This is a predicted structure of a 90-nucleotide RNA (c-di-GMP-I riboswitch aptamer) from an uncultured bacterium. Its Rfam family is "c-di-GMP-I riboswitch aptamer". The literature on the family includes a 2007 paper in Nucleic Acids Res by Weinberg et al., "Identification of 22 candidate structured RNAs in bacteria using the CMfinder comparative genomics pipeline". Gene Ontology term of the family: cyclic-di-GMP binding. The coordinates come from a structure-prediction model, not an experiment, and the mean pLDDT is 83. It was read from a public genome assembly, where an Rfam model found it.

Order: sequence, then C1' cells, then structure tokens
RNA sequence: GCCUGAAAAGGGCAAACCCGUCGCGAGACGGGGACGCAAAGCCACGGGCCUCGCGGUGUGCAGUGCAGACGAGGUCGCCGGGUUACCAGG
Repeated sequence: GCCUGAAAAGGGCAAACCCGUCGCGAGACGGGGACGCAAAGCCACGGGCCUCGCGGUGUGCAGUGCAGACGAGGUCGCCGGGUUACCAGG
C1' cells in the first nucleotide's frame, strides 16, 4: 500500500417515533430514543428518488390534472465515484 471483517479490545454513529426550533415544501438542526451501520466520517461529481416553481410543449372532455423538459433545492442511512481514518486478520 492492497484485500477481508469470523472472533477480540477501546470506542463511534443513530432509522422509525416523540418534543422544540427553522423551512412554502422535500427536509435540516437540538434533545430524547435505537432500527440498523466497518466508513451510517466528509464532498451533491455521475445516476436514482423526493420537494417547490414553471412561459411554452405533449397528453386529458375538463378541472389548471398528469408526463417530460427547464430553474432552484433536498437526500452521502439509494447506488457509483472522490477523499480521510481506528482495531484485528491476510
């Protein structure tokens, strides 16, 4: 440096749900709480999913519905990629 995580040591993170705050929303942050996690540390770079907006387009008899495009966001606990790192074994 690379691969692996059966056992061990010291530990770490924290889903759902509840409370508070923020946000139009997806959701975020703090407290409680643990379903899980060997990168569930960090980065929205590619794809996915979600939200809000949306002249025009397609579709629908129509409602201003649905779809896709576009714009702005969210999610790294969806996958890939990048980057840093503890212990043990090879």